[in-house]
Context: one part of a larger RNA
RNA sequence: GGACGAACGCUGGCGGCGUGCUUAACACAUGCAAGUCGGACGGUCGGCACCGGAAGGUUCGCUGGAAGGUGCCGGUAGUGGCGGACGGGUGAGUAACGCGUGAGGACAUGGCUCCAGGAGGGGGAUAACGUUUGGAAACGGACGCUAAGACCCCAUAAGCCGGGAGGUGAAAAUGGCGCAAGCCAGCCUGGAGAGUGACUCGCGUCCUAUCAGCUGGUUGGUGGGGUGACGGCCCACCAAGGCGAUGACGGGUAGCCGACCUGAGAGGGUGGCCGGCCACACUGGAACUGAGAUACGGUCCAGACUCCUACGGGAGGCAGCAGUGGGGAAUAUUGGGCAAUGGGCGAAAGCCUGACCCAGCGACGCCGCGUGGGUGAUGAAGGCCUUCGGGUUGUAAAGCCCUUUCGUGCGGAAAGAACUGUCCCGCGGUGAAUACCCGCGGGAUCUGACGGUACCGCAGGAAGAAGCACCGGCUAACUCCGUGCCAGCAGCCGCGGUAAUACGGAGGGUGCAAGCGUUGUUC
Numbered sequence: 001g002g003a004c005g006a007a008c009g010c011u012g013g014c015g016g017c018g019u020g021c022u023u024a025a026c027a028c029a030u031g032c033a034a035g036u037c038g039g040a041c042g043g044u045c046g047g048c049a050c051c052g053g054a055a056g057g058u059u060c061g062c063u064g065g066a067a068g069g070u071g072c073c074g075g076u077a078g079u080g081g082c083g084g085a086c087g088g089g090u091g092a093g094u095a096a097c098g099c100g101u102g103a104g105g106a107c108a109u110g111g112c113u114c115c116a117g118g119a120g121g122g123g124g125a126u127a128a129c130g131u132u133u134g135g136a137a138a139c140g141g142a143c144g145c146u147a148a149g150a151c152c153c154c155a156u157a158a159g160c161c162g163g164g165a166g167g168u169g170a171a172a173a174u175g176g177c178g179c180a181a182g183c184c185a186g187c188c189u190g191g192a193g194a195g196u197g198a199c200u201c202g203c204g205u206c207c208u209a210u211c212a213g214c215u216g217g218u219u220g221g222u223g224g225g226g227u228g229a230c231g232g233c234c235c236a237c238c239a240a241g242g243c244g245a246u247g248a249c250g251g252g253u254a255g256c257c258g259a260c261c262u263g264a265g266a267g268g269g270u271g272g273c274c275g276g277c278c279a280c281a282c283u284g285g286a287a288c289u290g291a292g293a294u295a296c297g298g299u300c301c302a303g304a305c306u307c308c309u310a311c312g313g314g315a316g317g318c319a320g321c322a323g324u325g326g327g328g329a330a331u332a333u334u335g336g337g338c339a340a341u342g343g344g345c346g347a348a349a350g351c352c353u354g355a356c357c358c359a360g361c362g363a364c365g366c367c368g369c370g371u372g373g374g375u376g377a378u379g380a381a382g383g384c385c386u387u388c389g390g391g392u393u394g395u396a397a398a399g400c401c402c403u404u405u406c407g408u409g410c411g412g413a414a415a416g417a418a419c420u421g422u423c424c425c426g427c428g429g430u431g432a433a434u435a436c437c438c439g440c441g442g443g444a445u446c447u448g449a450c451g452g453u454a455c456c457g458c459a460g461g462a463a464g465a466a467g468c469a470c471c472g473g474c475u476a477a478c479u480c481c482g483u484g485c486c487a488g489c490a491g492c493c494g495c496g497g498u499a500a501u502a503c504g505g506a507g508g509g510u511g512c513a514a515g516c517g518u519u520g521u522u523c
Base pairs, nucleotide, nucleotide: 001523002522003521004520006519007518008517009516010515013369014368015367016366017365018364019362020361021327026325027324028323030322031321032320035082036081037080040079041078043076044075045074046073047072048071049070050069051068056063057062089280090279091278098205099204100203101202102201103200104199107197108196109195112193113192114191115190116189117188118187120154121153122152123151129144130143131142132141133140134139159168160167161166174185175184176183177182206252207251208250213243214242215241218240219239220238221237222236223235224234225233255277256276257275258274259270260269261268262267282303283302284301285300286299305316306315307314308313333359335358336357337356341355342353343352344351345350372402373401374400375399382393383392384391385390406464408459409458410457411456412455416450421445422444423443424442425441426440427439428438429437467512468511469510470509471508472493473492474491478507479506480505481504482503488495489494
């Protein structure tokens, strides 16, 4: 000199873009953060339409409109499907194939794209619901009924196994629209692709020898088990190996990288924001489901803690977004919106989305702008200094002439919107059809949290807007007073004991400037 997720002191006008618990991976009140599909299914509730006609009333003409049925619309607990393995957080652990880079072969893969083939026949249940029953609750038990794209069986056969014979071997003829033909969305099997994931290896990856020896599934083999897959991954048997001063083993510290800071570079330091990978989700352990988890807002067990309880037993997990307590030098709103981008589900409308987009707070950082411009000497007054002549503050002020950025008030006012849906038109497929239905294109219309914001115009008036540190040398900037080795200063050298440019104040000056200094860390 540069840099910072900074903090502290003094000061503080505006805007844009960023950024904000570095400490206790401490504990958490409250709300929200993952749902969706009724176009898979049976119920159920509400509404409408049609059929239906009971009880009751009756002057026998009728009246009355219940139960029930069908259809449509809207909701819904449950069964079922997809998603909850993404997205979001944190850095505890980890010195490791964890990460980075390069290579490899023995693998898996939901959804997406392409290709080929198939979708035949049958069956038994179960939730919801009803009856009953236990419990304070959480949550159950028994009996009975019912549906499916839920579940099961048979057939069929590419494929797979096998030298062969042979063995093995799936499914939903579903749902919606339509009079129908058909169209749309799905289902099963196999193959290919894209992408993703798992695994193995070479090389690289901090300090410590005041850690020198370490190792029994240990090292290898044979055979087997297991896995999606190789493998001592696991097991039986056999052999006695394997690693190590090129630092094994142990201890300490630490998530790694793209990058960031610094530096001429080599190098040194760092890994916050953003992006990739990894690990974790109260602590420890375990598996289930699934294409995928050994699963942050799933399950089970144990533990600590908190809460409820009728004392029998239960409930919970913010390292999601806000927010609270605590710790700390220190780090924000219990905000708005799904308008955009992206994600989940859905045929779609749409629903959900604290991802995200915005707004709020903080000079925390970077950048930009302003706090006025011109003129003005008898060089006013005042202050300070003085050799008492004067010097300086100083064109500085006043005065005169202008301007109005920003701020303030008033008015106008966006882009971000593309879609999708609806309507109209045209074309194509289907078809007898100018109907329907489906697809494509064009036009119109609908959709903005931010926000009456950006931006623009008008109004008024210099009007509302400057501080901080330093002035002995390094180092740019000097005098007076006070003090008297005191009080104090100090980054180093060093100042202060009666004239201190070094302490404190003042005048003046120097440097930066909405900041300036100090502290810390690093080059």